[in-house]
Predicted 3D model of a 77-nucleotide RNA (transfer RNA) from a Thermoproteota archaeon. Rfam family: tRNA. By type it is a transfer RNA. Model confidence (mean pLDDT): 83 of 100. The sequence was found in a public genome assembly.
RNA sequence: GCGGCCGUAGUCUAGCUUGGAUAGGAUAUUGGCUUCCCAAGCCAGAGACCCGGGUUCAAAUCCCGGCGGCCGCACCA
Numbered sequence: 001g002c003g004g005c006c007g008u009a010g011u012c013u014a015g016c017u018u019g020g021a022u023a024g025g026a027u028a029u030u031g032g033c034u035u036c037c038c039a040a041g042c043c044a045g046a047g048a049c050c051c052g053g054g055u056u057c058a059a060a061u062c063c064c065g066g067c068g069g070c071c072g073c074a075c076c077a
Base pairs, nucleotide, nucleotide: 001073002072003071004070005069006068007067010027011026012025013024020057029045030044031043032042033041050066051065052064053063054062
């Protein structure tokens, strides 16, 4: 340099193919209930679509560019 895959809360991840109402789940965290206390359990709260642009009534999703990570290939004295 070329190609492929990936990027969503602190962490892990679903949704992407086929665009649609408030982005779901687990874990962690905060408060409460329960308990003599802890744990477990239950209820509630807060927390995310890598960046920019385009298409569209509407984009996590489609298109373009960029950034980052992983893998393969090529080049190399």